[in-house]
Molecule: FMN riboswitch aptamer (RFN element)
Organism: Paracoccus laeviglucosivorans
This record gives sequence, C1' cells and structure tokens, in this order.
RNA sequence: GGCUGUUCUCAGGGCGGGGCGAAAUUCCCCACCGGCGGUUACAGCCCGCGAGCGCCCUUUUCGAAGGGGUCAGCAGAUCAGGUGAAACUCCUGGGCCGACGGUCAUAGUCCGGAUGAAAGAGAGCGUGU
Repeated sequence: GGCUGUUCUCAGGGCGGGGCGAAAUUCCCCACCGGCGGUUACAGCCCGCGAGCGCCCUUUUCGAAGGGGUCAGCAGAUCAGGUGAAACUCCUGGGCCGACGGUCAUAGUCCGGAUGAAAGAGAGCGUGU
C1' cells in the first nucleotide's frame, strides 16, 4: 500500500413580521431552510443514493404490528450573463422544488410514527498477502 472480517460512535435545517377570519406558524403579502456519495472547481433543482408512501410476505383484537426488497409505481425542482484550462457546482441576476398521517382552516418550516430507520462518515480490534 492493497484484500478482507467484525465492533462501536456519529449521521437534517427552517414561520420572524403583517393581512383576512370564529378559527390558519396550514390561506394571502414579506420572510426562512437545504441529508449523503459522485462530478476537471465548492451543487436543494447534473448523475446517483437515503428516509416516507405504495407493493410483497407473516401475524392480527381487522385498528394495526413485524419483516422483505429495489423488480416495477409515487419519489421534486435552473435558466441567463461573467471568470476560468475546467463550473447546469463559483460570482451577478432572475426563477423553481420539497413524503405520509394529524389539525377549529389547505403545512418544506407545527404535532406524530421517530429516544426509530438510514444514504453514508469516522474510529477501534483483527485476518491474510
């Protein structure tokens, strides 16, 4: 330096002001936020991944609970100019997007599953060449 086993730790941010109203952090105006890996150069909107829903299996007090898997479904969104060898990633300007369930009223920001799970990141110990 390469191969490989195992354990542990870590691993998501954001409604502040005003308006209407019986009621809204949910509507309207102004705001605010941006997981992980990759990419010639720093990415919410380029490529891919994760959680969630759905799906399948098991159990069921029929409310749901547990498990599986990435085959297939939902799974969002960016343009112009500039610099440069190189940027849909930087700078300037303009734009756009955000699971499910709940709620006196419609939620990216509140509450809940979640003291969960996890993309992945790091550390310890070990195998063997």